Transfer RNA from a Verrucomicrobiota bacterium, 75 nucleotides, folded computationally. Its Rfam family is "tRNA". The sequence was found in a public genome assembly. Its mean pLDDT, the model's own confidence on a scale to 100, is 82.
RNA sequence: UCCUGCGUAGCUCAGUGGUAGAGCGGGUGACUGUUAAUCACUAGGUCGUUGGUUCGAAACCAACCGCAGGAGCCA
Numbered sequence: 001u002c003c004u005g006c007g008u009a010g011c012u013c014a015g016u017g018g019u020a021g022a023g024c025g026g027g028u029g030a031c032u033g034u035u036a037a038u039c040a041c042u043a044g045g046u047c048g049u050u051g052g053u054u055c056g057a058a059a060c061c062a063a064c065c066g067c068a069g070g071a072g073c074c075a
Base pairs, nucleotide, nucleotide: 001071002070003069004068005067006066007065010024011023012022013021018055026042027041028040029039030038048064049063050062051061052060
């Protein structure tokens, strides 16, 4: 330098054009002699950034940033 994949909640991930979600974790409550477990409720998101396409973008397009892998070049 080029190619490929990835970037979404605190963590691990789903969602491939039409209301942003799950599990775990956090908070509150129920239950229990207590803890754990279980159950109910609940908080938590600039969807990497900027711009574009579209009636509508997490998703499609372009550039850029970051991470991982591969190739190449120099020594």